A computed fold for a 73-nucleotide RNA from a Clostridia bacterium, annotated as transfer RNA.
The organism belongs to Clostridia, within Bacteria.
């Protein structure tokens, strides 16, 4: 240096243009329990990698940068 793919809660992923962005594991509070674990309710948490464009409307579509993974060279 082509060319490809992934980036969305703390972790793992889901969402492929329209509602207020979910889900599982954690986390945190109650409930249960002699303690704990397991069950249950119930809360907190997102500049959706950055910058721009397209559109009434973007986590979703294109461009471009970035970080990391793959193949070629």
């Nucleotide at each position: 240096g082509u060319g490809g793919g992934u980036g969305u809660a703390g972790u793992u992923c889901a969402g492929g243009g329209g509602u207020u962005a979910g889900a599982g594991c954690g986390u945190c509070g109650g409930a249960u329990u002699g303690u704990g674990g397991u069950u249950c309710c119930g809360a907190a948490u997102g500049u959706c990698g950055u910058g721009g464009g397209u559109u009434c409307a973007a986590a979703u579509c294109c461009c471009a940068c970035u970080a990391c993974c793959c193949a070629c060279c």
Its mean pLDDT, the model's own confidence on a scale to 100, is 80.
The sequence was found in a public genome assembly.